């Protein structure tokens, strides 16, 4: 020179990794303005009690927040990996042939 493959480059995809949304959990979460129990103390009663009902525990809503379930969007992410195309330069890897 010449063959052949591989990287680059285009689709599409797993996987990872980053970030978002959603869910279902689980945390937290009301001075009154949610509910339960409601010591004290109020009120009614002669009285036995009855009544609303602080605060306090309990529970729970909106918010909050989460190294956790699924379930989904992206992606100047990756010495990853699968499948097709491209195959003009380029860089690489082997065969090979001549000077």
């Nucleotide at each position: 020179g010449c063959c052949c493959g591989g990287a680059c480059c285009c689709u599409c995809u797993g996987c990872a990794a980053g970030u978002g949304g959603g869910u279902c959990g689980g945390g937290u979460g009301a001075a009154u303005c949610u509910g339960g129990u409601c010591a004290g103390g109020u009120g009614c009663g002669a009285a036995a009690g009855c009544a609303a009902g602080c605060a306090g525990c309990c529970a729970u809503a909106a918010g909050c927040u989460u190294u956790g379930u699924c379930c989904u969007g992206c992606u100047g992410u990756g010495c990853c990996g699968g499948a097709g195309g491209a195959a003009a330069a380029u860089c690489u890897g082997g065969g090979u042939u001549g000077a």

This is a predicted structure of a 99-nucleotide RNA (Bacterial small signal recognition particle RNA) from an Acidobacteriota bacterium. It matches the Rfam family "Bacterial small signal recognition particle RNA". The family's RNA type in Rfam is non-coding RNA gene. Of the family's consensus pairs, 93% are formed in the model. The sequence was found by an Rfam model in a public genome assembly.